Annotation
Predicted 3D model of a 327-nucleotide part of an RNA (large-subunit ribosomal RNA, domain IV) from Chitinophaga pinensis. The source organism's lineage runs through Bacteria, Pseudomonadati, Chitinophagia, Chitinophagaceae and Chitinophaga. Its Rfam family is "Bacterial large subunit ribosomal RNA". Gene Ontology terms of the family: ribosome and structural constituent of ribosome.
Context: one part of a larger RNA
RNA sequence: CCGUGGUAAAGGAACUAGGCAAAUUGACGCUGUAACUUCGGGAUAAGGCGUACCGCAGUGAUGCGGUCUCAGUAAAAUGGUCCAACCAACUGUUUAACAAAAACACAGGGCCCUGCAAAAUCGAAAGAUGACGUAUAGAGCCUGAUACCUGCCCGGUGCUGGAAGGUUAAGGAAGGAUGUUCGGGGUAACCCAAAGCUUCUGACUGAAGCCCCAGUAAACGGCGGCCGUAACUAUAACGGUCCUAAGGUAGCGAAAUUCCUUGUCGGGUAAGUUCCGACCUGCACGAAUGGUCUAAUGAGUUGGACACUGUCUCUACCACGAGCUCG
Numbered sequence: 001c002c003g004u005g006g007u008a009a010a011g012g013a014a015c016u017a018g019g020c021a022a023a024u025u026g027a028c029g030c031u032g033u034a035a036c037u038u039c040g041g042g043a044u045a046a047g048g049c050g051u052a053c054c055g056c057a058g059u060g061a062u063g064c065g066g067u068c069u070c071a072g073u074a075a076a077a078u079g080g081u082c083c084a085a086c087c088a089a090c091u092g093u094u095u096a097a098c099a100a101a102a103a104c105a106c107a108g109g110g111c112c113c114u115g116c117a118a119a120a121u122c123g124a125a126a127g128a129u130g131a132c133g134u135a136u137a138g139a140g141c142c143u144g145a146u147a148c149c150u151g152c153c154c155g156g157u158g159c160u161g162g163a164a165g166g167u168u169a170a171g172g173a174a175g176g177a178u179g180u181u182c183g184g185g186g187u188a189a190c191c192c193a194a195a196g197c198u199u200c201u202g203a204c205u206g207a208a209g210c211c212c213c214a215g216u217a218a219a220c221g222g223c224g225g226c227c228g229u230a231a232c233u234a235u236a237a238c239g240g241u242c243c244u245a246a247g248g249u250a251g252c253g254a255a256a257u258u259c260c261u262u263g264u265c266g267g268g269u270a271a272g273u274u275c276c277g278a279c280c281u282g283c284a285c286g287a288a289u290g291g292u293c294u295a296a297u298g299a300g301u302u303g304g305a306c307a308c309u310g311u312c313u314c315u316a317c318c319a320c321g322a323g324c325u326c327g
Stems, first nucleotide, its partner, number of pairs: 002321007010313002014311001019308001027051005036041001038145001052067006068072001080306007087298002092104002108143004113138002120129003147292003151223003156220002158216005165211003171205002175201003179197002183192003224242005251285001252282001263279005
């Protein structure tokens, strides 16, 4: 000097990013127990008291009497507690070896597909899963207990339906053209030229799709601006105007979301960029990409209080084990 333990005057979180670590609490019996609540809980809430041994009585719980200690759950094992907020309902699951969570899952809710040789999936196929199931079933997607609710927009994209018109492939094809020549004409050059074959062109015909017409948002998604106005001022229930598919409803709101911002007011502190309650000027909340509240639960996050303590003021000593020095 380090490690692991132990003890500590007075103070008691002044330490620190943060009570990290440590300390406190602890067992059993009796008593007693709040807000809130989904009436089950919360709850071992909190708080208070007792506990050994001997004799007698009693089946026993226990009662009566007595004895000793600083101390009787005499060692060990063995919850610290409370208040408030956020998130997630809950038990559960996860990054084997830096993340256990507010992430995943979940019961519950919804949409969509599928009538059975089902849809969906694997495979080249045979075949298999689905399922020895049958729409109270199976697959996919989203949300995430319960409670109260879930507003407006179908213009865009997607999906579903429609079939009048437009567009449109391969294929088919009337007609036309190219090459070739049986035959005919001509002294010859050459001209006419049927049929077939060849090469090209081609009116017209030709499905789905797309265009088009509807529906659909618990499909992907979206949910305005400017100006004026009330008998103090301020504000604007009200009016005007432009644009839009429609202009954000209920609820919540400086929030796990607020830049300005340590917003303003109130509470808590002697003093509070955090915290709690309000306000609303929401840079840039908002309704199953769910909105809001919520008992219980949480090795979750945040703020506060009591108890407790070497975390600290401020260190000291002891035990054991390393290191180190000497031998």
Description: The prediction has a mean pLDDT of 86.